Molecule: small-subunit ribosomal RNA
Organism: uncultured prokaryote
RNA sequence: UUAGAGUUUGAUCAUGGCUCAGGGUGAACGCUAGCGGUGUGCCUAAUGCAUGCAAGUCGAACGGUAGCUCUUGGAUUCGUCUGGGAGUGAGAGUGGCGGACGGGUGAGUAACGCGUUGGUGACCUACCUCAGAGAGGGGGACAACCAUUGGAAACGAUGGCUAAUACCCCGGAUGUCAUACUUUUUGGAAAGGUAUGACUAAAGCCCCGGCGCUCUGAGAGGGGCCAGCGUCCCAUCAGUUAGUUGGUAAGGUAAUGGCUUACCAAGACAGAGACGGGUAGGGGGCGUGAGAGCGUGACCCCCCACACUCACUGAGACACGGACCAGACUCCUACGGGAGGCAGCAGUGAGGAAUAUUGGACAAUGGGCGCAAGCCUGAUCCAGCCAUGCCGCGUGCAGGAAGACUGCCCUAUGGGUUGUAAACUGCUUUUAUACGGGAAGAUACACCUCCACGCGUGGGGGCUUGACGGUACCGUAAGAAUAAGGAUCGGCUAACUCCGUGCCAGCAGCCGCGGUAAUACGGAGGAUCCAAGCGUUAUCCGGAAUCAUUGGGUUUAAAGGGUCCGUAGGUGGACGGUUAAGUCAGAGGUGAAAUCCUGCAGCUCAACUGUAGAAUUGCCUUUGAUACUGGUCGUCUUGAGUCAUUGUGAAGUGGUUGGAAUAUGUAGUGUAGCGGUGAAAUGCAUAGAUAUUACAUAGAAUACCGAUUGCGAAGGCAGAUUACUAAUAGUGUACUGACACUGAUGGACGAAAGCGUGGGUAGCGAACAGGAUUAGAUACCCUGGUAGUCCACGCCGUAAACGAUGGUCACUAGCUGUUCGGACUUUAAGUCUGAGUGGCUAAGCGAAAGUGAUAAGUGACCCACCUGGGGAGUACGUUCGCAAGAAUGAAACUCAAAGGAAUUGACGGGGGCCCGCACAAGCGGUGGAGCAUGUGGUUUAAUUCGAUGAUACGCGAGGAACCUUACCAGGGCUUAAAUGUAGUGGGACAGGGGUGGAAACACUCUUUUCUUCGGACUCAUUACAAGGUGCUGCAUGGUUGUCGUCAGCUCGUGCCGUGAGGUGUCAGGUUAAGUCCUAUAACGAGCGCAACCCCUGUUGUUAGUUGCCAGCGAGUGAUGUCGGGAACUCUAACAAGACUGCCGGUGCAAACCGUGAGGAAGGUGGGGAUGACGUCAAAUCAUCACGGCCCUUCCGUCCUGGGCUACACACGUGCUACAAUGGCCGGUACAGAGAGCAGCCACACCGCGAGGUGGAGCGAAUCUACAAAACCGGUCACAGUUCGGAUCGGAGUCUGCAACUCGACUCCGUGAAGCUGGAAUCGCUAGUAAUCGCAUAUCAGCCAUGAUGCGGUGAAUACGUUCCCGGGCCUUGUACACACCGCCCGUCAAGCCAUGGAAGCUGGGAGUACCUGAAGUCGGUCACCGCAAGGAGCUGCCUAGGGUAAAACUGGUAACUGGGGCUAAGUCGUAACAAGGUAACCAAUCACUAGU
Repeated sequence: UUAGAGUUUGAUCAUGGCUCAGGGUGAACGCUAGCGGUGUGCCUAAUGCAUGCAAGUCGAACGGUAGCUCUUGGAUUCGUCUGGGAGUGAGAGUGGCGGACGGGUGAGUAACGCGUUGGUGACCUACCUCAGAGAGGGGGACAACCAUUGGAAACGAUGGCUAAUACCCCGGAUGUCAUACUUUUUGGAAAGGUAUGACUAAAGCCCCGGCGCUCUGAGAGGGGCCAGCGUCCCAUCAGUUAGUUGGUAAGGUAAUGGCUUACCAAGACAGAGACGGGUAGGGGGCGUGAGAGCGUGACCCCCCACACUCACUGAGACACGGACCAGACUCCUACGGGAGGCAGCAGUGAGGAAUAUUGGACAAUGGGCGCAAGCCUGAUCCAGCCAUGCCGCGUGCAGGAAGACUGCCCUAUGGGUUGUAAACUGCUUUUAUACGGGAAGAUACACCUCCACGCGUGGGGGCUUGACGGUACCGUAAGAAUAAGGAUCGGCUAACUCCGUGCCAGCAGCCGCGGUAAUACGGAGGAUCCAAGCGUUAUCCGGAAUCAUUGGGUUUAAAGGGUCCGUAGGUGGACGGUUAAGUCAGAGGUGAAAUCCUGCAGCUCAACUGUAGAAUUGCCUUUGAUACUGGUCGUCUUGAGUCAUUGUGAAGUGGUUGGAAUAUGUAGUGUAGCGGUGAAAUGCAUAGAUAUUACAUAGAAUACCGAUUGCGAAGGCAGAUUACUAAUAGUGUACUGACACUGAUGGACGAAAGCGUGGGUAGCGAACAGGAUUAGAUACCCUGGUAGUCCACGCCGUAAACGAUGGUCACUAGCUGUUCGGACUUUAAGUCUGAGUGGCUAAGCGAAAGUGAUAAGUGACCCACCUGGGGAGUACGUUCGCAAGAAUGAAACUCAAAGGAAUUGACGGGGGCCCGCACAAGCGGUGGAGCAUGUGGUUUAAUUCGAUGAUACGCGAGGAACCUUACCAGGGCUUAAAUGUAGUGGGACAGGGGUGGAAACACUCUUUUCUUCGGACUCAUUACAAGGUGCUGCAUGGUUGUCGUCAGCUCGUGCCGUGAGGUGUCAGGUUAAGUCCUAUAACGAGCGCAACCCCUGUUGUUAGUUGCCAGCGAGUGAUGUCGGGAACUCUAACAAGACUGCCGGUGCAAACCGUGAGGAAGGUGGGGAUGACGUCAAAUCAUCACGGCCCUUCCGUCCUGGGCUACACACGUGCUACAAUGGCCGGUACAGAGAGCAGCCACACCGCGAGGUGGAGCGAAUCUACAAAACCGGUCACAGUUCGGAUCGGAGUCUGCAACUCGACUCCGUGAAGCUGGAAUCGCUAGUAAUCGCAUAUCAGCCAUGAUGCGGUGAAUACGUUCCCGGGCCUUGUACACACCGCCCGUCAAGCCAUGGAAGCUGGGAGUACCUGAAGUCGGUCACCGCAAGGAGCUGCCUAGGGUAAAACUGGUAACUGGGGCUAAGUCGUAACAAGGUAACCAAUCACUAGU
C1' cells in the first nucleotide's frame, strides 16, 4: 500500500483507440461575495522608459574655504564697504576602506555549466583571530586654492602656492627569494644543513583610554584549477579535426595545461553516437503516482550566466547603478559638439487572457564606514491593493401542524410537494456597529555608573529608544439585529416533473438529444452537490499494464527480417586451484539548510511557525566473506568439429543423347468443306484445305513411374547418361579439447515480370487487329498476333518470398502411417533404436478458431519487429539502379472507430433432401370486340373519404334519383338533438288553415288540458354536463389481411461453451405433419399437428304431422282426396360403424406395400369450422372505443339544388358473343335450398307485353314460384347469317313527393364491333373443372352481368421433379443485421480545409575566404620631456565591428500545378462482399472510371 466506467456488434469474447470520474496550478474568464489570519502576485516584449529613491562613510589620515559667532581697526554719500585676531565650520578636494556584498533577471549556455565524490606534492586570500619581529634618516611633487583663458554646454587649457596614513630615496639582517647538493618524507611540499647570487619594509593620528602601520608564520572563512560518475531531442546530422593529438624548449599566469609561440612526430575523436542541427540556465526541490516512474524548475535556499569587444584599478572584477571604443536607439544643442542605460524599489507606455503602491520606518534582523556618537541601507521590517491559494469563523438556536396562504404537480368533490419552512413564542450575541481600556516584539543596542580586573572581557544597577499602531487583545451597550450563492439533475454521475419549441432555436466531455406527448433545447416548480465561493477554459500527473525494469506483445487483431554466412556485441559445458572486479556484511567520512515524515511546543484552533528526531535509497575510504558471475592457471569429454566406413536423394554446374507430341516443308492419296462457339462470325479452303501416308527440318517441354515421396538455407529442383562439386543420415574403437549459440552494421544467394548486348523462336501469348456478346463492352468467348517465354553474359532485388509461425539448446502422456539407415530374434502385418516427413489426440496454452515432442506447452540465450483507423508505404531528404523503381520513411489534417475470432439470423445467378395446381400432362379462360363494374388519370364549384405488388382495383358499399352524404353553390340557426339533476314560469303545447319562399324558415288566423287536487303531461326558460365522417392507424384498444392449415415456435431441469449461445429440435428411417420409431447428454413439458365439434355417405332404435302410401276399404274425369296404415321414402333425436383391427410380404421398430379379405365407406372416407411464436410501424381514428392536438355566430347544425353517374385515355374484375356439340319454334321430364303479412300471391278476366282489375290460400314440411340445361320433333347450311346483340328512334308499364341530370322493365323499329383473340397471363386433380338454371340478403324501386348459397348434367390428365414460383429441414460462404429493394468502389461536377512541387520574390542564424580595422593589452623603437623611474610619440601582432564574394542550411510568400481529407438526397457505370454472376488476392507489365 494498487477500485473503475462509457463507446465498434442484432448479441458475444478478445484486441484497440477515444472519452470520463481524482489530485494539482504564480493561473485566466463568467456569475456571486460577510469577516479575519497567513502565503503569493509580468509565465508575454532580456521591449522602450518620464520622475524620485536603491552606496556610501571616515575631521581619531590631510590642507583648507564660503558662511556664522565674538572682538578690534579704517573709510563712509550713514544705505554700507573694507582689514586684523580668536572660535566654529558645510560643500568641494587629497587620502583610506567599501562600491566584487546585498538586490534583479534567465537572454545566452548541452558546458567540468550544474550535481555528487575526490585531488591540488600545481595555487591565491583584504578585513578577522593567534604567534614572532619591527617602525631610523631624508626628499621632491600634485589636487584643492589663486590668476589668466577656451567653450552654448559637457568639460577643459596655461601659469603659480601647498599638506598628508599620498609618492620617492638611503640604511638595517639573526630577514626574504632563486639555484645547486644533501637528510627525512608518499615523486616534487615543508623542515634542517652547506655553498653562491640577488632583493629590500614601515605612518602616523588622538579626547592619552586607544586606534592604526611594516614583515614573517599559523588559523578561520572565501575562492581558482584538475579529475571519476550523472546530466534533453534528432542518424531524414556519419564521419570530424592543423594548435588539431603528443613531445622538446621558451613565454605567460596566483597556479597546472597548446593557455601562447618555435621546432619535431602524425596523431586525436567517433555506432557505448564524434561532428552538425534543434531546444534548454542546473540543483535542493515541487505536482502526481501504491511504487517504479512521468511532468516541472514560480515563491524560499545553493551554484552559474547576464548588451558586443577590451583592458585598467584592486586581496578580489574583466565590474548592474566604474572606464575606453564601435553599433543601434532616445534626449540636449548656439550645429561646432555633448549626455544616457530600471533584467534594483515604486511607477509609465507597449505587448497580452493576465499579475499590485511613484506608501512608512531604519524600532527590530543584517550589511558598509567610523574608536565612538552616528551616517547610509527600496537589503529588511511593516502597511496598501487582489477571493489568487491555504486555514478558520459567521449568516442564528430551540419550540411551533389548521401540516395555513401563494406557487407547482396529479389518477383533480380530493390529494401530494414546497414544509417546521413561514407566521408566532422563548433564548443567544460570535461577527459587524458604537464607546472605553490596551500589549508582547526592548532582559537587547547605545549612554551613565558599580563590581571582578594587569589588559582584553564579563556581570549588576540606572536612564533612554516602536515604523507597524491606539494595531492585536480585553470589557461594556443595543438588537436576529449587518451577512448566500454557484453549478448540475438522459447514462457514465448524486438529483424529475410541467409548460413552450417542433432536425427550428439550441445542447454536447464521450455516447448522443431535438422532425408535435423532449426527465438531454428554453422557462418554471422541485431536487442534488459544493459553499464565500461555484463553474468553465488552459496545462501536468493519474486512471493508461495505452512504451510494459517492476509490468505487454508479434499464426489469424498492429507486429518474425525472403534466406543463409559472418564482424562488433550479448550469452555460454564439467572438475580443481588462485584472485577478489562484480556481489554480500561491518565500520568511518560525506550526503548544506529549508522541504517531506514523526514526537513535542507557540499563536483561543487551524493554516503558519519553533524545536528534536528520522529520512536523504547516493558517493568515497577501510576491514572482512567467497556460494554464484568475472579474471587467471591446470585438467576432462558429454557440446562442437575431424577421421574411418556404409548408404541416400528431381541438391548444383557443364557435356552427350532418346522417344512421344506440335508446327512447318516436300511428295502421295483424296474432295468440299474445315475450324470454332451457348449460338455464331472473323479465319483457312477448288491456286485442293481439314483428314490420311511417307520423308525431312525446327524449337520447347519431359507422359507413364509419381506418392501428405525425396533433396536443398531459402528461392527452388523431374527423360536417360556422364565428368566435376557440395550436402546429409546411420555406425565406430580413432583424434582435437569448449574450438559453442545468436548476430546490429556488412556480404552472398534470391520466383515471376522487367531492363541491356548478342543469339534463338515450334507452341503459348501482354499489347494490338478483327469477329461476337452487350444499352455500352477499350472485358469475359472466338480467329490471328508482336514483345516475352528459351540460351549466353550483365543488371534489377521484389512477391500472399506463407507454416501468414526467427534461430539454437533442454525438458514434458500416447496411438497410427511413411522415407533413409542400424541392431536383434521366435523370420513376422515382429521387437528395439537414430534421423526425417504426415495424420489423430492427453495435459497445458490460446480471445476463439486452433495448436499439441516438427508446440502456438515449460524454461534459457541472442536477433528482428509492433503501439488506433485514414492521410501513406505517400511527401521531402539521402543511398542504390541504365530505366522501371527499390530501401529508409514523416507531418498537417480528419474519424470514433478500423480490425480479429466465434454466435444467431437473413441472403446467395452455393450444395443436399422434401413439399405445394409450383412446373409438367390436360380442360376451360383472361389479354382482341361490345357492354357492365371498380381504379388511375384528366376535368370540375364539387366530381366526399379510405383501400395501392403479392396481401388495392364487382374492395369498405349486402344495393348514391331526394334521403343516404361525409363533397360543392346558395339560404337559415347559434346550446339547437337525447337524457338527467336543480330552480322558475305558463296551462296549454301540439294540431288545423292562410301568405311569402326553392325549401328550411318567417309572418299570420283559429281551436284551446286532464285531475282522485297529491299530481300527471307538455312547453318555455336558467345552470351544468354540447357537437365535429376535423388531424394523427407512426400515440392506441378492438377487429382484419398475408406468409400459411406452412410445421413449426418455445420452456423447466441437466449437460457443453469465458460468453453470445448450443444441446433437447441433430443423425438413420418414416409421415400430410417436430407424425411416429430407433439411436443419442439429455430427460420431460407447453403452444401448434392430429383427435374431440358440425354437415355429408351406411345401418339400426324411437317418434309419425303439415310429410309418406306397400297391403285393405271408399271416392273421382284426375290427384293420399278420404277411412286407415307405421312397412317404405322422409323428417329429427339417439346409437352402431373404420381401428392398419385381420391376412401376406419387407423392415429392429415405426411404418409401407397388396385394384388382398370383409365392408356402405380403407388407410386423416369427402367437406367445413378451427390459423402456433411471430413478420409486414401491413389495413382501419369514416363501424365502434380512446390519448393528444385543433374548430366553437363554425371544421357544429338545418334546408333546396347540384355532385359522388363527368370522359382524349390506361388498367383490373366480369357479362354477352363471335355460332351448327349451335340459333329459333313446338312438345315432354326431373331438383335442392331459401323467402314471405305495408308480404308471397293461386285462380279468373283485360292487355302482344311489362302489367292492370277482381280475389281464394298462407305468419307456412299444409299456401305461393313454368327450374334450366336434358329429351322428342321441325327449321336454318357457314353467311357478318334466322349468329351477335350494342347503339339509336318511337310508344308504354311500374315504384316513388319526384325518374331531366340519374331507375328498372315491356313492345315496335334500328342492327355497331365481333368469324376464337400478339407478347404475356389465370383457375382447376372428382361429383372437381366445364356447363345449366334456382333462391336469398340489401331493397319503395333499381343500374345484380356483383355477392352469398342451392341443386341438375358432368369430363380429361398427372411420365415425373430438370426447370419457373412459394415454402420446410440440414449444410456452406458472407465485408449483410433497416438483413440483397443489403453493402459498396472509382472517375467526373460543386463547396470548404490542410499539404507537396514550382519560374521567381523576400528574410534568418551560423561558417569559410579576402579587404579594412577602433579602443586596448603585449612586443619593438624612442633623436622629444625627465637625474632616474617613467611619460608623450612612432610602429608590429591580435581583435569587436564594417565591407566584398561564392556556396550551404533553414523560414515566409507566389502565377501555375499534384494528389489528399471532409461535405443527407448531383453524373456515369457496377469493381469488391454469395461461385458477387470471369473465385479473390500478391508482384510485374499494359491500358487508364471503377479496371483488364